[in-house]
Molecule: transfer RNA
Organism: bacterium (Candidatus Howlettbacteria) CG_4_10_14_0_8_um_filter_40_9
């Protein structure tokens, strides 16, 4: 300079063909057990407002298609492999 993947919570990783974003694990927080831990299980958990119903943001960034985008289209960034 060419090609091909990947970038979603606090971390790691799911989303099938465009239809409830964050299953599921870890990590945190409270319990239950125990003299007290640990271990196991239990039950919460993205983010910001707000007493609270609620409401408002969120898939790297930035457009566009669509009634609706993690997905489908274009540009940028970024990281990894490959070819020259």
């Nucleotide at each position: 300079g060419g090609g091909c993947g990947g970038g979603u919570g606090g971390c790691g990783g799911a989303a099938c063909u465009g239809g409830u974003a964050u299953a599921c694990g870890c990590g945190u927080a409270g319990g239950u057990c125990u003299c007290a831990a640990a271990c196991a299980c239990c039950u919460a958990u993205g983010g910001g407002a707000g007493u609270a119903a609620u409401c408002c943001c969120u898939u790297g960034a930035g457009g566009g298609u669509u009634c609706g985008a993690u997905c489908c289209c274009c540009u940028c960034c970024u990281c990894g492999c490959c070819c020259a």